[in-house]
Context: one part of a larger RNA
RNA sequence: GCAUUGUUAAGGAACUCGGCAAAAUGACUCCGUAACUUCGGGAUAAGGAGUGCCUAGUAAAAUAGGUCGCAGUGAAUAGGCCCAAGCGACUGUUUAGCAAAAACACAGGUCUGUGCGAAAUCGAGAGAUGAAGUAUACGGGCUGACGCCUGCCCAGUGCUGGAAGGUUAAGGGGAACUGUUAGCGUAAGGCGAAGCAGGGAACUUAAGCCCCAGUGAACGGCGGCCGUAACUAUAACGGUCCUAAGGUAGCGAAAUUCCUUGUCGGGUAAGUUCCGACCCGCACGAAUGGCGUAACGACUUGGGCACUGUCUCAACAAUGUACCCG
Numbered sequence: 001g002c003a004u005u006g007u008u009a010a011g012g013a014a015c016u017c018g019g020c021a022a023a024a025u026g027a028c029u030c031c032g033u034a035a036c037u038u039c040g041g042g043a044u045a046a047g048g049a050g051u052g053c054c055u056a057g058u059a060a061a062a063u064a065g066g067u068c069g070c071a072g073u074g075a076a077u078a079g080g081c082c083c084a085a086g087c088g089a090c091u092g093u094u095u096a097g098c099a100a101a102a103a104c105a106c107a108g109g110u111c112u113g114u115g116c117g118a119a120a121u122c123g124a125g126a127g128a129u130g131a132a133g134u135a136u137a138c139g140g141g142c143u144g145a146c147g148c149c150u151g152c153c154c155a156g157u158g159c160u161g162g163a164a165g166g167u168u169a170a171g172g173g174g175a176a177c178u179g180u181u182a183g184c185g186u187a188a189g190g191c192g193a194a195g196c197a198g199g200g201a202a203c204u205u206a207a208g209c210c211c212c213a214g215u216g217a218a219c220g221g222c223g224g225c226c227g228u229a230a231c232u233a234u235a236a237c238g239g240u241c242c243u244a245a246g247g248u249a250g251c252g253a254a255a256u257u258c259c260u261u262g263u264c265g266g267g268u269a270a271g272u273u274c275c276g277a278c279c280c281g282c283a284c285g286a287a288u289g290g291c292g293u294a295a296c297g298a299c300u301u302g303g304g305c306a307c308u309g310u311c312u313c314a315a316c317a318a319u320g321u322a323c324c325c326g
Base pairs, nucleotide, nucleotide: 001321002320003319004318005317006316007315008314010312011311014310019307027051028050029049030048031047036041038145052067053066054065055064056063068072080305081304082303083302084301085300086299087297088296092104093103108143109142110141111140112139113138114137120129121128122127146292147291148290149289151222152221153220156219157218158215159214160213161212162211165210166209167208171204172203177198178197179196180195183191184190223241224240225239226238227237250284251281262278263277264276265275266274
């Protein structure tokens, strides 16, 4: 000097990104216990008091009296607490080796497929899972307890249904035309039956596509400009253009707000964070769910009480080690 441990005047978070770390709380008995709430909880809420030994007493307790110490759960082991907000309902699960979370899962909701040799999946197949199940079942997608709800758009894409018309494959069909030549012949490089060979038109013909409907808890989408009220400001109102339809309820500077430390209020002596409002939402919004919500959380944020060497500001001690002598 370093590591680990212990103690510390006065102050008590002034430290710091942040109370990180440390301190404090702690057992049992009694008293007492709020908002809120899904009436179960919240709750060991919070906040207080007591605890040894002796005698009497009792079934055992209670209780009463006495008594010692600085100190009686005499050492050790043994919750710190409260207020408010965000996210996720919850218990669970996860990046073996930088992430435990607001991510995943979840019960619940909903859509969709599947009638059983089921759909779906594995396999070349046999076969197997599904299931020794049978639509109150099984597979897939989305959402994610619960409460209140879940608006408008089917133009595009997808899916489902339709089948009149258009288009459309192989196949069927087989017309022209061509080659060949018995024959005819005016002797031409002409004509030419049947057969054989080639060639392939019309016509016929499915799904699909075009087409017509439906469908959003399917993929998705949910406007602009101008004017207007007897102060001003604002615009319930009007005009106009475009669209498939122009964002409803609820929420809103938000895990979303660029401008922005928006503005106002609260908390502080002082607050880019926090809480409550406002709404001009750059660029919230309704199962890629919206808004609430008791309980829960080694989650995140702000505040407070207690407590402290985190700090003002450092000191001392113990043990180990470095270092020196031997």

Notes
A computed fold for a 326-nucleotide part of an RNA from a metagenome, annotated as large-subunit ribosomal RNA, domain IV. It matches the Rfam family "Bacterial large subunit ribosomal RNA". The RNAcentral record of the full RNA draws on SILVA.